[in-house]
RNA sequence: GACGAACGCUGGCGGCAUGCCUAACGCAUGCAAGUCGAACGGGGUUCAUUGGAUUGAUUCGAAAUGAAUUUGGACUAGUGGCGAACGGGUGAGUAACGCGUGAGCAACCUGCCUUUCAGAGGGGGACAACAGUUGGAAACGACUGCUAAUACCGCAUAAUAUACACACAAGGCAUCUUGAGUGUAUCAAAGGAGAAAUCCGCUGAAAGAUGGGCUCGCGUCUGAUUAGUUAGAUGGUGGGGUAAUGGCCUACCAUGACUUCGAUCAGUAGCCGGACUGAGAGGUUGAACGGCCACAUUGGGACUGAGAUACGGCCCAGACUCCUACGGGAGGCAGCAGUGGGGAAUAUUGGGCAAUGGGCGAAAGCCUGACCCAGCAAUGCCGCGUGAAGGAAGAAGGUCUUCGGAUUGUAAACUUCUUUUGUUGAGGACGAAACAAAUGACGGUACUCGACGAAUAAGCCACGGCUAACUACGUGCCAGCAGCCGCGGUAAUACGUAGGUGGCAAGCGUUGUCCGGAUUUACUGGGUGUAAAGGGCGCGUAGGCGGGAUAGCAAGUCAGAUGUGAAAUCUAGGGGCUCAACCCCUAAACUGCAUUUGAAACUGUUAUUCUUGAGUGAUGGAGAGGCAGGCGGAAUUCCUAGUGUAGCGGUGAAAUGCGUAGAUAUUAGGAGGAACACCAGUGGCGAAGGCGGCCUGCUGGACAUUAACUGACGCUGAGGCGCGAAAGCGUGGGGAGCAAACAGGAUUAGAUACCCUGGUAGUCCACGCCGUAAACGAUGAAUACUAGGUGUGGGGGGACUGACCCCUUCCGUGCCGCAGUUAACACAAUAAGUAUUCCACCUGGGGAGUACGAUCGCAAGGUUGAAACUCAAAGGAAUUGACGGGGGCCCGCACAAGCAGUGGAUUAUGUGGUUUAAUUCGAAGCAACGCGAAGAACCUUACCGGGGCUUGACAUCCAACUAACGAAGCAGAGAUGCAUUAGGUGCCCUUCGGGGAAAGUUGAGACAGGUGGUGCAUGGCCGUCGUCAGCUCGUGUCGUGAGAUGUUUGGUUAAGUCCAGCAACGAGCGCAACCCCUGCUGCCAGUUACCAGCGAGUAAAGUCGGGGACUCUGGCGGGACUGCCCAGAUCAACUGGGAGGAAGGUGGGGAUGACGUCAGGUCAGUAUGGCCCUUAUGCCUUGGGCUGCACACGUACUACAAUGCCCAGUACAGAGGGAAGCAAGGCCGCGAGGCGGAGCAGAUCCUAAAAAGUGGGCCCAGUUCGGAUUGGAGGCUGCAACUCGCCUCCAUGAAGCCGGAAUCGCUAGUAAUGGCACAUCAGCUACGGUGCCGUGAAUACGUUCCCGGGUCUUGUACACACCGCCCGUCACAUCAUGGAAGCUGGUCGCGCCCGAAGUAUCAGGAGCCAACCUUAAUGGAGGCAUGGUCCUAAGGUGAGACUGGUAACUGGGAUG
Repeated sequence: GACGAACGCUGGCGGCAUGCCUAACGCAUGCAAGUCGAACGGGGUUCAUUGGAUUGAUUCGAAAUGAAUUUGGACUAGUGGCGAACGGGUGAGUAACGCGUGAGCAACCUGCCUUUCAGAGGGGGACAACAGUUGGAAACGACUGCUAAUACCGCAUAAUAUACACACAAGGCAUCUUGAGUGUAUCAAAGGAGAAAUCCGCUGAAAGAUGGGCUCGCGUCUGAUUAGUUAGAUGGUGGGGUAAUGGCCUACCAUGACUUCGAUCAGUAGCCGGACUGAGAGGUUGAACGGCCACAUUGGGACUGAGAUACGGCCCAGACUCCUACGGGAGGCAGCAGUGGGGAAUAUUGGGCAAUGGGCGAAAGCCUGACCCAGCAAUGCCGCGUGAAGGAAGAAGGUCUUCGGAUUGUAAACUUCUUUUGUUGAGGACGAAACAAAUGACGGUACUCGACGAAUAAGCCACGGCUAACUACGUGCCAGCAGCCGCGGUAAUACGUAGGUGGCAAGCGUUGUCCGGAUUUACUGGGUGUAAAGGGCGCGUAGGCGGGAUAGCAAGUCAGAUGUGAAAUCUAGGGGCUCAACCCCUAAACUGCAUUUGAAACUGUUAUUCUUGAGUGAUGGAGAGGCAGGCGGAAUUCCUAGUGUAGCGGUGAAAUGCGUAGAUAUUAGGAGGAACACCAGUGGCGAAGGCGGCCUGCUGGACAUUAACUGACGCUGAGGCGCGAAAGCGUGGGGAGCAAACAGGAUUAGAUACCCUGGUAGUCCACGCCGUAAACGAUGAAUACUAGGUGUGGGGGGACUGACCCCUUCCGUGCCGCAGUUAACACAAUAAGUAUUCCACCUGGGGAGUACGAUCGCAAGGUUGAAACUCAAAGGAAUUGACGGGGGCCCGCACAAGCAGUGGAUUAUGUGGUUUAAUUCGAAGCAACGCGAAGAACCUUACCGGGGCUUGACAUCCAACUAACGAAGCAGAGAUGCAUUAGGUGCCCUUCGGGGAAAGUUGAGACAGGUGGUGCAUGGCCGUCGUCAGCUCGUGUCGUGAGAUGUUUGGUUAAGUCCAGCAACGAGCGCAACCCCUGCUGCCAGUUACCAGCGAGUAAAGUCGGGGACUCUGGCGGGACUGCCCAGAUCAACUGGGAGGAAGGUGGGGAUGACGUCAGGUCAGUAUGGCCCUUAUGCCUUGGGCUGCACACGUACUACAAUGCCCAGUACAGAGGGAAGCAAGGCCGCGAGGCGGAGCAGAUCCUAAAAAGUGGGCCCAGUUCGGAUUGGAGGCUGCAACUCGCCUCCAUGAAGCCGGAAUCGCUAGUAAUGGCACAUCAGCUACGGUGCCGUGAAUACGUUCCCGGGUCUUGUACACACCGCCCGUCACAUCAUGGAAGCUGGUCGCGCCCGAAGUAUCAGGAGCCAACCUUAAUGGAGGCAUGGUCCUAAGGUGAGACUGGUAACUGGGAUG
């Protein structure tokens, strides 16, 4: 895009189309094929006419009644004619001359119609109807008798007919055909109408037209897991049959015919014009319209006829339905309606013959469910409408909101206007062609003109991307959506709803199907090194393709002409319905087929010829080419003998094993089998598999040279045949070593393995199978062409004095590389380049190289080779990362070298666990655990129990009131309440009445409040990798691209630091430097610091005057930069050494933390979005808890002692702190401390040192070590030390004697060790944290290893990135499928039996019979009945083949 569609929601009108795709299932009812009286004899009724018998109402007459009869009209069963073979339906069957297309019939038929020629004489006998009798329930018959014809039958006439014979001419296509003759024989007829002319018919013949029949070329679905089929089968002769050819049928004869160019079989299917789609080529399809075919309940059969093997005819058989008196009958909607059923699904038991067409008829006319119309259905296509213009207060309402507004939205309301549609009224067709008249189902329809009134008329789907269109709420991996990707786990543009928006619109979506996109079966127009895909290799058949020259032919090819290619459709141009859809006209087209005329380049073919392709010959050398036979040495093993003694062997380490019965080792001799070191080489040979000691024989191929010979003999190669590693199989040998299976020993959680000791098939030989491999160059064969360079094997030539060297050439075998190719990798004269030819193979992954079938094999198994089901991927190449028990280089207290520790003890502290009313919460490997917490007795405090409050402890707004406040007292645990009569009465303005600001109380509601949840919604801050050296960008270049380059490489560095090189050149964030402290120094300044010189002064003292030298303080400077020298280096960066210097290569330390990672940490520091609580999850208060204790872990303190402990006496810091403070001297106390208080808001005063050093004691012990625990007595802080503080003294004196596995820190003023200070703080659990100074080491060979990191490279199936990915069994559930004892259907052919109807044939004699003959009695000719035979449907029976369903059990597969 399309549809004969269906479903969901919705639905105003008209036009034109379309409407059982399923059950070719069954059908009630009505209708769908009749007509002709001008073919015929009748019939009754009626009408008209003729006629006038009869009767004749008292009589005549009249009127009236009117019979038989005549004629005509209408109707009509029957005989007869024509039609019924058309029209209408359906698509079951059919893979076929069925259809399409084009030819042919010298092998045919054709009613009605047209034209022409000729004719129609004279006779005969019946049968229906009808009448009578009779059978049957009915359907329907039977017998007797009468009768007509355009019904039937002889005879006559007759040829341009037919048959035969004779002779002639012409033609052709094999049989033959045609023409004009002669002779013989045979065969026709019907009348009707009319007043008539005449018309309609009849018979024979010829021709035409129309319609058919038959034959042939070409085309026409799938399957080879269907490869052979065929007996009237293929052909011939004779005969039969037909309209006609023909095995169409039959007898005989022959043995053919079809088939890999796909026979046969199986499945599926009506074919075509066309339709849909597509740029086309194609693909799909065959509804409606048109052509052909087939069928008519299933199967068979003929009759009649011009035509049928007959939808609304006949006969028979089967199934089904109906009627029945049970004897027997009737029926066939795949005609139009309609009904049941089936189904997702498909309409009225309508009107009319007015038109078109058909049948009959002379005609009028009759018939016509063909047809024309109407009805139903949005089923489709097309058209129209549901209003138009104005209208901003941008109304109300809705939705959203940042609360300002935005949007719905000129939309509505409102004003003006219009009337398509609608309702209603009036008028009113064309279609009708005649021939005057008459005649319209549709239809009072279309259409026209009025009236009325915006009046009667909008939905559906979508809104994450593809794909036009976004927000809110609800929900919370639920409910649900989904075409693909995928959405949903509390902020969903994806679910549901709403608002809004987008799209289409009387429809819109969904589902189904087809084509497209899909160059995704590739003819146009694909591929096969690695994505799926080259056969393991050769020989070769069919086939395909094929070198140069000349000549002919014309099959292919090209051109012209002719015929055909139905109409409709499509296209173009016109025209008609108001437009369009639709319809009409004209043209073009229908790309095809056939015939014919030409051309001759190419292909083909025929003939001649050529040598370059191919082959042969001659000469020559190379080679693990093959087969057979023989020979050889080294080594292993075994045997014998000697020597010799305790081990050997084996491994990562061992053990099993061998050995005192003498091994291993060694010497000599012997046996046997297998394999051939060195040479040996990306060397050689072979088609591949493969081939390796030497010699001999036989043998294949390649190569070079030569140019004698043949003259395209070539290439490829479906099937076919052969070769074909290893393993394996069969038979027979052989068996040294090795070695599946197996045994033992180890390893291990296990170890049916890797390792070890043994060891059997096998490996070897002969013969025969197997036929597969990552049989690989993952690259089929052949030919030609297309830059080079460099090796190597074999051969030839040139040049040279020359083995060499050099130049050149052919064949092989490698590497590098340009163009080109390629998705990239790569290939690149040995192509994966450019071309040609042929073969093989591929078409998403899995299922699966499986199942079934077939075939090969002794078996193992091989070859061929699916489907159901399932997934949305599987895969290739390359890129960036990450990772590796990969590699290279480098770094780090990373290891190593050292020092001191932790892990053991006690205690402190944090955590887990446990307990509890609560033990609040957070932190969790490094990077949680002396962490948040720089200080939990109350407070803190968030937890628990109890008691209270509810606009609240706190903020803003409103109203009223009041100054506010409020001691003592009472109740209570307190909060709080009561009580006020104690006390108290502020600021500004004032007209002194009051008003205002601020404050408080009370009240109502907005709100407050929340350490409630979410750190995975967030900001900010922080940790970590890591102070690691990295992380990026612009431009350029390279690459299809991701990306790369730069940033790699060589050096060097602490460093992506620097240098050199380089398709890169630059730049940014990091590094370094700039900043601070410290180490040296100059200048300036000089108090509270300092004191050399001068002076004063003390018991002593910078104490004082003074000084500015020194120390010091603190400002500004200097100094260090590889600057200098030597050596190394690319004479670059830089490195090593040295000088000088306080300091030397970053002097030491700090601050400083790139891009990013960890959904790292924190909602409990603060901020903050959603959510939650609101007399409570908020607030106040009291008490308790955070300190609970079997235990486990982390971090520390103190120790275990002699480098120590105790005692005595005695030195030296730095950096801090100090007013609700630090506190000196003095006094009291053993002491904590108390009394008291000088000085100090500080270089001034105070806090205020220890280790070390000196002297003495202890003597290796649970001690003069160690200090826990406990008892007693005190001190301090504080409302308050019970839970639960710190300190002192006396007494007590635990564990612990240096710490298992494991593990931490540190490279110099560092570790270790010693003390001091500070923050927090009333006090303190501080042994913690942050700083400070004193004393002050050892060691680093080095980078193999552990850990972490950087960089380059490599592999990768990882990318949530190795804490990755992922395989198989087992268990459970579901699904599809294979096998299966069997059970049960269908289809197909075959054998036999039976055999209806019927054709044919035979009989038809002794049954029956009108036409003709002969006779008068039958007979003859002929016919019928009946019977036999052949064929044969259905049926029965038997053995099969194919294909379904189902099945206990069983096999694998898929998904979860």
A computed fold for a 1456-nucleotide RNA from an uncultured bacterium, annotated as small-subunit ribosomal RNA. The coordinates come from a structure-prediction model, not an experiment, and the mean pLDDT is 82. RNAcentral holds the sequence, with entries from ENA.